[in-house]
RNA sequence: GCCGAGAUAGCUUAGUGGUAGAGCACCUCCUUGGUAAGGAGGAGGUUGUGGGUUCAAUCCCCACUCUCGGCU
Repeated sequence: GCCGAGAUAGCUUAGUGGUAGAGCACCUCCUUGGUAAGGAGGAGGUUGUGGGUUCAAUCCCCACUCUCGGCU
């Protein structure tokens, strides 16, 4: 230099155009003599950045940044 994959909650990640979800972690409560385990509820997201298409974009298109892999 070229090609491909990826970036979503604190962490691991799902979501292929119409309300952004799960597990773990965190907070409150229940249960126990107390703890762990268990149960109920809650909070937490400018969906990497900037443009474009669209009535509407996490999703489609372009550029850029970063990470990983391959080729030279």
Predicted 3D model of a 72-nucleotide RNA (transfer RNA) from Endomicrobium sp.
The organism belongs to Endomicrobium, within Bacteria.
The sequence is in RNAcentral, with records from ENA.
Its Rfam family is "tRNA".